RNA sequence: AGGUGUCUUCAGGGCGGGGUGAGAUUCCCCACUGGCGGUAUAGUCCGCGACCCGCGCAAGCGGCUGACUCGGUGAAACUCCGGGACCAACGGUGAUAGUCCGGAUGGAAGAAGAUGUGC
Numbered sequence: 001a002g003g004u005g006u007c008u009u010c011a012g013g014g015c016g017g018g019g020u021g022a023g024a025u026u027c028c029c030c031a032c033u034g035g036c037g038g039u040a041u042a043g044u045c046c047g048c049g050a051c052c053c054g055c056g057c058a059a060g061c062g063g064c065u066g067a068c069u070c071g072g073u074g075a076a077a078c079u080c081c082g083g084g085a086c087c088a089a090c091g092g093u094g095a096u097a098g099u100c101c102g103g104a105u106g107g108a109a110g111a112a113g114a115u116g117u118g119c
Stems, first nucleotide, its partner, number of pairs: 003117008016030004031099002033088002035048004043086002052063004068084005090102003
C1' cells in the first nucleotide's frame, strides 16, 4: 500500500421582489437551488441513491426512475469559458408547490475514521 471483518461519525439545497385575487412562498413576471461514484472540474453523459410500484412475516428481491444544445480553448471537456435552453417523487393546503408543511429526530448512494485479521 491493497483485500477483508467489526464498529463510530458524517452524509440535500432553494420564494427575495412585483402582479391578480376573499384566499396563492402553489397561478403570472422576475428571482433562487443542484445528493453520491466515474470521467478534463457534470442537476442534463455513464452508473448509483432517494421517492414510487410489486412480491415477501422479515431480511431482502424485482421493477420504475426527470432534463442540452450552439460557439470557443485544448491532446482530451454534452464536465472548463461564453451564449441560449431544459428538469426536479409522493401526501397535504384557503388556490395548481423543485423552493412551504409532512412521512423524516427516518432511510441511503457514499465519504472519513477507529480497531482486528491474514497475504
Molecule: FMN riboswitch aptamer (RFN element)